RNA sequence: CGCGGGGUGGAGAAGUGGUAUCUCGACGGGCUCAUAACCCGUAGAUCAUAGGUUCGAUUCCUAUCCCCGCAA
Numbered sequence: 001c002g003c004g005g006g007g008u009g010g011a012g013a014a015g016u017g018g019u020a021u022c023u024c025g026a027c028g029g030g031c032u033c034a035u036a037a038c039c040c041g042u043a044g045a046u047c048a049u050a051g052g053u054u055c056g057a058u059u060c061c062u063a064u065c066c067c068c069g070c071a072a
């Protein structure tokens, strides 16, 4: 330098055009003598960045940045 995959709450993942969901974690409450477990609730993501297409983009297109792999 070339090719492929990936970047989404604190962590791990889902989401192939219509207001982003799940598990764990955090916080509050319930239960308990108490803790854990269990139950209920709350907050937390401008979806890597910038453009483009579209009525509408996490999703499609282009460029850039970063990570992993393959080839050389």
Base pairs, nucleotide, nucleotide: 002070003069004068005067006066007065010024011023012022013021018055026042027041028040029039030038048064049063050062051061052060
This is a predicted structure of a 72-nucleotide RNA (transfer RNA) from an uncultured Candidatus Altimarinota bacterium.
Its Rfam family is "tRNA". Rfam's curators write: Transfer RNA (tRNA) molecules are approximately 80 nucleotides in length.
The prediction has a mean pLDDT of 84.